[in-house]
Molecule: c-di-GMP-I-UAU riboswitch aptamer
Organism: Desulfuromonadales bacterium
RNA sequence: UUCGAAAAAAGCAAACUGGGGGUAAUCUCAGGACGCAAAGCCACGGAUCCCCUAAAAGGGAUAGCCGGGUUGCCGAAG
Numbered sequence: 001u002u003c004g005a006a007a008a009a010a011g012c013a014a015a016c017u018g019g020g021g022g023u024a025a026u027c028u029c030a031g032g033a034c035g036c037a038a039a040g041c042c043a044c045g046g047a048u049c050c051c052c053u054a055a056a057a058g059g060g061a062u063a064g065c066c067g068g069g070u071u072g073c074c075g076a077a078g
Base pairs, nucleotide, nucleotide: 002078004074011036012035016031017030018029019028020027021026034064040070041069042068044067045066046065047062048061049060050059051058
């Protein structure tokens, strides 16, 4: 460095509910935990979703959909 066992110290927060923003997807705050070794961050490539359009084109969203990039706790075997 890769990899991901045990243990330890931390962390995050699905569904749902309530408040607020947004045309919407959805975002945010509070409650709440399904789970997560990156469930930290980034829309670069796919994918899906929303707005607009007759269509194309365009604009936006999702990182807890996949891939990729980047930073990070511990320290077994290989």